[in-house]
RNA sequence: UAAGCAGGUCGGUUGACCGCCUCAAUGUAUGUUGGGGAGGAAAGUCCGGGCUCCGGAAAGCAAGAUGUCCUGUAACACAGGAUGGAAGCAAUUCCGAGGAGAGUGCAACAGAAAGCAAACUUCCAGAUGUCCAAUUAGACGUUUGGUAAAGUUGAAAUGGUGUGGUAAGAGCACACCGGUCUGACGGUAACGUCAGGCGCAUGGUAAACCCCAUCCGGAGAAAGGCUAAGUAAGAGGGAAGAGGCUGCUUGUCUCGAUUUUACCCUUGGGUGAGCCGCUAGAUGCCGAUGGCAAUAUCGGUACAAGAUAGAUGGUCAACUAUUACAGAACUCGGCUUAUAGACCUGCUUAUUUU
Numbered sequence: 001u002a003a004g005c006a007g008g009u010c011g012g013u014u015g016a017c018c019g020c021c022u023c024a025a026u027g028u029a030u031g032u033u034g035g036g037g038a039g040g041a042a043a044g045u046c047c048g049g050g051c052u053c054c055g056g057a058a059a060g061c062a063a064g065a066u067g068u069c070c071u072g073u074a075a076c077a078c079a080g081g082a083u084g085g086a087a088g089c090a091a092u093u094c095c096g097a098g099g100a101g102a103g104u105g106c107a108a109c110a111g112a113a114a115g116c117a118a119a120c121u122u123c124c125a126g127a128u129g130u131c132c133a134a135u136u137a138g139a140c141g142u143u144u145g146g147u148a149a150a151g152u153u154g155a156a157a158u159g160g161u162g163u164g165g166u167a168a169g170a171g172c173a174c175a176c177c178g179g180u181c182u183g184a185c186g187g188u189a190a191c192g193u194c195a196g197g198c199g200c201a202u203g204g205u206a207a208a209c210c211c212c213a214u215c216c217g218g219a220g221a222a223a224g225g226c227u228a229a230g231u232a233a234g235a236g237g238g239a240a241g242a243g244g245c246u247g248c249u250u251g252u253c254u255c256g257a258u259u260u261u262a263c264c265c266u267u268g269g270g271u272g273a274g275c276c277g278c279u280a281g282a283u284g285c286c287g288a289u290g291g292c293a294a295u296a297u298c299g300g301u302a303c304a305a306g307a308u309a310g311a312u313g314g315u316c317a318a319c320u321a322u323u324a325c326a327g328a329a330c331u332c333g334g335c336u337u338a339u340a341g342a343c344c345u346g347c348u349u350a351u352u353u354u
Base pairs, nucleotide, nucleotide: 001350002349003348004347005346006345007344008343009342010341012319013318014317015316016315017314018313020037021036022035023034024033025032026031039325043336044335046334047333048332049331050330051220052219053218054217056255059254060253064215065214066213067212068082069081070080071079072078083097084095085094086093087092098211099210103209104208105205106204115158120151121150123146124145125144126143127142128141129140130139131138159177160176161175162174163173164172178200179198180197181196182195183194184193185192186191224276225275226274227273234267235266236265237264238263247259249257283302284301285300286299287298288297289296290295
């Protein structure tokens, strides 16, 4: 200098005037003073909670989720680290990473053949026929037997490379690699290293069904609670049918428990207002200690929107990248997606100079 890898910050600030919402004090002025007023994702509603209610939230079944190991956390399908594998020169990135001897299914086409299957060409041997011929399986054909080494096809052809051996071949034998089992050492563990035994292989696929292990009630802030006001315990019809039957009871079913007009249809009347929930917390920031880290403990310090038809806008000036994605509605921890740009830190490779 160029090309990359990983992480972080900001994404408007300051001042003035007018306007809007909220809190506190004062206090009754169609007020005054002071404090505060949308995000890094507020989005998606995909996970996990807090909180509230239901009352078989017990048990079983079904459905669903997760899937190498350890740690963290309120919890998780999240985070951190590690092991194994793949890609890359590397920094680093990615993995739906348990089981194929419990069973079922699938692999189009091509190819001889895609599962306990298969021999088209080829190679070897026996018998036999024809041709040639001095001889010789030298050539061609038929048939019987052996073979899966070479070739074709395919995503995949039944361990790989080399040597020996054989009529021709084959883990047939040997060496190395791979696989599997045993032992020792290291590690909390997944697993790794070393040594030895065994020819071990007729496979692949489970984000196919399935098996195994672990987890797992439901509904949701329009949850839910309180106050005020007001009306007609409103009327008619239907179904089931007892004394433990039927029906209801926040996933279905089984089973169990409570309850007994609670059920369904038509029609009519009243209310639809206010308050709480609603923001002081698994909270933010700083420091120390332990830990590779996520994070934990201790100490200090701060209080930062709470609307309800729904507030934060307009103008001017200075700085400036502010021209992107984009607006809270109970709340927290994550994940995913969108994003004009400005800046910072560490690391890798190549070239050049000193």